A computed fold for a 103-nucleotide RNA, annotated as SAM riboswitch aptamer (S box leader).
[in-house]
RNA sequence: ACCUUAUCAAGAGUGGUUGAGGGACCGGCCCAAUGAAACCACGGCAACCUGCGCUGCAAGGUGCCAAAUCCGGCGAGUAUGCGGAAUGCGGAAGUGAUAAUCC
Numbered sequence: 001a002c003c004u005u006a007u008c009a010a011g012a013g014u015g016g017u018u019g020a021g022g023g024a025c026c027g028g029c030c031c032a033a034u035g036a037a038a039c040c041a042c043g044g045c046a047a048c049c050u051g052c053g054c055u056g057c058a059a060g061g062u063g064c065c066a067a068a069u070c071c072g073g074c075g076a077g078u079a080u081g082c083g084g085a086a087u088g089c090g091g092a093a094g095u096g097a098u099a100a101u102c103c
Base pairs, nucleotide, nucleotide: 004100005099006098007097008096013042014041015040016039017038021031022030023029025073026072027071028070043065044064045063048061049060050058051057052056069093074090075089077087078086
C1' cells in the first nucleotide's frame, strides 16, 4: 500500500520565515498580497489508541484547529405535460479523511 471496523452538522490559532496559491478529484461555490501553500515556534481542540485509583479522569502516541467531509456527484421519492432545476431522505466514496486493525 491493501483488507476490516468505527467516526466524519460539535470543537480549537497566534507569531516568525517566505511569497501565490489553496479548499483530495470533477462541477459549483468559496478562501487568499488586510498574505495562499509550506516550514518553524508557541498555543489550543478532541478523545481513536493509551494510562489510571475505570459509569469516570488524565493526556503519553496519532489526528485536527475557514465554511457540514464547504455543497453536489449514486438511487428512489415529492413535484412537473416532459426535461431541467429545487427539496428532503437513504446510500456511495470518485485517487475522500482520521483512528484502530491487518501485513
Description:
Its mean pLDDT, the model's own confidence on a scale to 100, is 78.